[in-house]
Molecule: transfer RNA
Organism: Herbinix hemicellulosilytica
RNA sequence: GUGCUUAUAGCUCAGCAGGAUAGAGCGUCCGCCUCCUAAGCGGAAGGUCGUGGGUUCGAAUCCCGCUAAGCACG
Repeated sequence: GUGCUUAUAGCUCAGCAGGAUAGAGCGUCCGCCUCCUAAGCGGAAGGUCGUGGGUUCGAAUCCCGCUAAGCACG
C1' cells in the first nucleotide's frame, strides 16, 4: 500500500435479508430475606448502536468517506 473482518450499556455479547418503545448475562445502586456476610428474590440507573455524510416515509440494520483494532497478501 491492497483486500477482508470487527466497532451496540462499565465488561462479554445478541439484534444486521430496514418498521423501533434498542435487549440479555455479568457488574453497579436500592429494597426483601438473614444475627451478619454470601447466596437467593424483586426493582432501578446506565446506550444520540465508532465518527461524518447519503438513500428512505422510516437506518443499529443499506451505500460512501474517515478513525481504531485484528487477519491475509505485497